[in-house]
Predicted 3D model of a 98-nucleotide RNA (Guanidine-I riboswitch aptamer) from Robertmurraya korlensis NBRC 107688. The prediction has a mean pLDDT of 79. The sequence was found by an Rfam model in a public genome assembly.
RNA sequence: GAAAAUGUUUUCUAGGGUUCCGCAACAGCUCGUUGGCCUGGACCGAGAGAAAACUCACAGUUUUUUCUGUGUCACGGAGGGAUAAAAGCCCGGGAGGU
Numbered sequence: 001g002a003a004a005a006u007g008u009u010u011u012c013u014a015g016g017g018u019u020c021c022g023c024a025a026c027a028g029c030u031c032g033u034u035g036g037c038c039u040g041g042a043c044c045g046a047g048a049g050a051a052a053a054c055u056c057a058c059a060g061u062u063u064u065u066u067c068u069g070u071g072u073c074a075c076g077g078a079g080g081g082a083u084a085a086a087a088g089c090c091c092g093g094g095a096g097g098u
Stems, first nucleotide, its partner, number of pairs: 007054006015044002020041002022038001023035004056071005073093001075096001079091003
């Protein structure tokens, strides 16, 4: 200095806040106000978390496209952005570091 499947999707988890619902307090007639230093429903949700499906590469098998196997690494701010809001979300496998 360069390359790369370091692939895509779905479901979920760690985590996250507060639009809606619920809950709690106030208020007092069910309208409202406040509270996420409220367990929750619902919601957001991982490159460096999990699983599954698909895809891709290689090898083997089969002989016509079928089956099997393998596919390993990953420290990381500050700042900014979205949504109601926040975040291991997005910028971003970024800057930087080794």
It matches the Rfam family "Guanidine-I riboswitch aptamer". From the family's description: This family represents a conserved RNA structure found upstream of the ykkC and yxkD genes in Bacillus subtilis and related genes in other bacteria. The function of this family is unclear although it has been suggested that it may function to switch on efflux pumps and detoxification systems in response to harmful environmental molecules. Taxonomically the source falls in Robertmurraya korlensis (Bacteria, Bacillota, Bacillaceae, Robertmurraya).